Predicted 3D model of a 479-nucleotide part of an RNA (small-subunit ribosomal RNA, 3' major domain) from an uncultured bacterium. Its mean pLDDT, the model's own confidence on a scale to 100, is 84.
[in-house]
Context: one part of a larger RNA
RNA sequence: UGACGGGGGCCCGCACAAGCGGUGGAGCAUGUGGUUUAAUUCGAUGCAACGCGAAGAACCUUACCGGGGCUUGACAUAUAUCUGCAAGCUGUGGAAACACGGCCCUCCGUUCUACGGACGGAUAUACAGGUACUGCAUGGCUGUCGUCAGCUCGUGUCGUGAGAUGUUGGGUUAAGUCCCGCAACGAGCGCAACCCUUGUCGUUAGUUGCCACCAGGUUAUGCUGGGCACUCUAGCGAGACUGCCGGUGACAAACCGGAGGAAGGUGAGGAUGACGUCAAGUCAUCAUGGUCCUUACGCCCCGGGCUACACACGUGCUACAAUGGCCGGUACAGAGGGAUGCAAUACCGCGAGGUGGAGCAAAUCCCAAAAAGCCGGUCUCAGUUCGGAUCGGAGUCUGCAAUUCGACUCCGUGAAGUUGGAAUCGCUAGUAAUCGUGGAUCAGCAUGCCACGGUGAAUACGUUCCCGGGCCUUGUACA
Numbered sequence: 001u002g003a004c005g006g007g008g009g010c011c012c013g014c015a016c017a018a019g020c021g022g023u024g025g026a027g028c029a030u031g032u033g034g035u036u037u038a039a040u041u042c043g044a045u046g047c048a049a050c051g052c053g054a055a056g057a058a059c060c061u062u063a064c065c066g067g068g069g070c071u072u073g074a075c076a077u078a079u080a081u082c083u084g085c086a087a088g089c090u091g092u093g094g095a096a097a098c099a100c101g102g103c104c105c106u107c108c109g110u111u112c113u114a115c116g117g118a119c120g121g122a123u124a125u126a127c128a129g130g131u132a133c134u135g136c137a138u139g140g141c142u143g144u145c146g147u148c149a150g151c152u153c154g155u156g157u158c159g160u161g162a163g164a165u166g167u168u169g170g171g172u173u174a175a176g177u178c179c180c181g182c183a184a185c186g187a188g189c190g191c192a193a194c195c196c197u198u199g200u201c202g203u204u205a206g207u208u209g210c211c212a213c214c215a216g217g218u219u220a221u222g223c224u225g226g227g228c229a230c231u232c233u234a235g236c237g238a239g240a241c242u243g244c245c246g247g248u249g250a251c252a253a254a255c256c257g258g259a260g261g262a263a264g265g266u267g268a269g270g271a272u273g274a275c276g277u278c279a280a281g282u283c284a285u286c287a288u289g290g291u292c293c294u295u296a297c298g299c300c301c302c303g304g305g306c307u308a309c310a311c312a313c314g315u316g317c318u319a320c321a322a323u324g325g326c327c328g329g330u331a332c333a334g335a336g337g338g339a340u341g342c343a344a345u346a347c348c349g350c351g352a353g354g355u356g357g358a359g360c361a362a363a364u365c366c367c368a369a370a371a372a373g374c375c376g377g378u379c380u381c382a383g384u385u386c387g388g389a390u391c392g393g394a395g396u397c398u399g400c401a402a403u404u405c406g407a408c409u410c411c412g413u414g415a416a417g418u419u420g421g422a423a424u425c426g427c428u429a430g431u432a433a434u435c436g437u438g439g440a441u442c443a444g445c446a447u448g449c450c451a452c453g454g455u456g457a458a459u460a461c462g463u464u465c466c467c468g469g470g471c472c473u474u475g476u477a478c479a
């Protein structure tokens, strides 16, 4: 100087407390461990691994296993020699890769039957190739403490020196934020602001958006003429700064209350992550040193596996019902996506879906029905008209192909489950809870992930305690 203390002081955080809803019990989905297996590819392992890499394993993917094949190789560059167009169609064998044939004969230029160029094949040689090892050789990227308020430097001063001072102290703040004081005076990286979205208004613009006024038309609809007022769209600007008033305070910084205002003290949300820590994670995104393989640890193909199942754990979904289930009627979003695409009206089917195809590269058309809600009816507390697992049968769709191993529909079947021990998690407001909607990936496959809106709470006395963190101080046989 740090680190540590079941030392002290001050302070903060859904850290506790106050509340609301969960997990832990059930069934299923998914990941992991374990076991099994020819293989169940590999990585991630307290917080910070476990719906994680994987924004989507039937083949492919695929790295694993079995079998069948190839050896300058599936891919790159170069040299030498020889040779010729490539492709495409097709036959035989085969599980395919591939092997052997047939058809077709069609690159360009020139000094024209020879040479050159591109391209293909064969041989030889340099080499290719490796998801093989080392993340404890590395780059890059990332997690984490933590959006915590810290981490440092120059000059000066003090100390023999390591170092100290500044950065401590008194206040204050979300903040090393600001003020005052002070052997310090300044500065840098962080904080804040500048950026994006949202909340109010003005202005510009008015189609594909809108419809107050006028006219026309319809069973009906901005449907049509017309209009740009309103909504909205998207550019530009205004607005919030403790600016104003009162009080407290040290005449300071600031804090408390008030006015005006759409908004008040960081308005709300996002993006933004200091010096560093964990030899944290990744050699399987990529790159890369070294090591290793080179008729194989490389490459091609078919089939299987990654989907196994006495079990254990994590994360979720659905429930256990009446604030509910079922039936009928009826209302209101936002944000997205659409050409190998989204697909309306219509018709067929109980349905998944099929036939067909208007319109739309989309403020125009489509996906598209929002659901919870509201109105009416029914059930009457039961393992039930709750719950839907499991299983049998029949189908639909995607795709070369749903057996291992897809999703969905219909009929039947109708398991556990009556609110969950010890323990444990999230959340402070348009939040929790609850209700649907869309998107990426994607042929198909979503209870996951990312986004969107609808309805919409309870509680916070407080900081004694648990956990984590910041500052000062103290002890130390620790570094």
Base pairs, nucleotide, nucleotide: 001479002478003476004475005474007473008472009471010470011469012468013467015463016462019427020426021425022424023423026318027317028316029315030314031313032312033311034309035308042053043052064304065303066302067301068300069299070298073127077126078125079124080123081122082121083120084119088103089102090101091100092099093098107117108116109115110114129293130292132291133290134289138287139286140282141281142280143278145276150189151188152187153186154185155184156165157164158163169180170179171178195270196269197268198267200238201237202236203235204234205233206232209228210227211226214225215224216223241264244258245257246256247255248254320420324379325378326377327376328375329374330373336367337366338365341360342359346355347354348353386417391412392411393410394409395408396407397406433455434454435453436452437451438450439449